[in-house]
Annotation:
Predicted 3D model of a 105-nucleotide RNA (c-di-GMP-I riboswitch aptamer) from a Syntrophobacterales bacterium. It was read from a public genome assembly, where an Rfam model found it. It matches the Rfam family "c-di-GMP-I riboswitch aptamer". From the family's description: GEMM was predicted in a large-scale screen for bacterial structured RNA regulatory elements.
């Protein structure tokens, strides 16, 4: 110096909830709150999970219209939805990267 991590110390950060303020939204920021945290500091690099006013259009006809024609969904459009692309979100999901206080065993 590394590793590690105390019913230590000195700080320190702040979940869920509540308020305004930002954003379509996940969600963020200020105040308050304190579940908890040893990196709950920082960085979306890999997973993953969530968002979309986007694109997409496998299917499904349970809606609207058109149709055909008189009850059919066969077929078309609009709405609706998976995947999939964009674009985003969340370091307090798990990894990885960097930094950094403290110091019993």
């Nucleotide at each position: 110096g590394g590793c590690c991590g105390a019913g230590a110390a000195a700080g320190c950060c702040g979940a869920a909830c509540c308020a305004c303020c930002c954003g379509c939204g996940a969600g963020g920021g200020u105040g308050g709150g304190g579940c908890g945290g040893a990196a709950a500091g920082c960085c979306a690099c890999g997973g993953g999970u969530c968002u979309g006013u986007u694109g997409g259009g496998g299917g499904a006809c349970a809606g609207c219209a058109u149709c055909c024609g008189a009850g059919g969904c066969a077929a078309u459009g609009c709405a609706u939805c998976a995947a999939c692309a964009c674009a985003g979100a969340c370091a307090g999901c798990c990894g990885g990267g960097u930094u950094g206080c403290c110091g019993c065993a």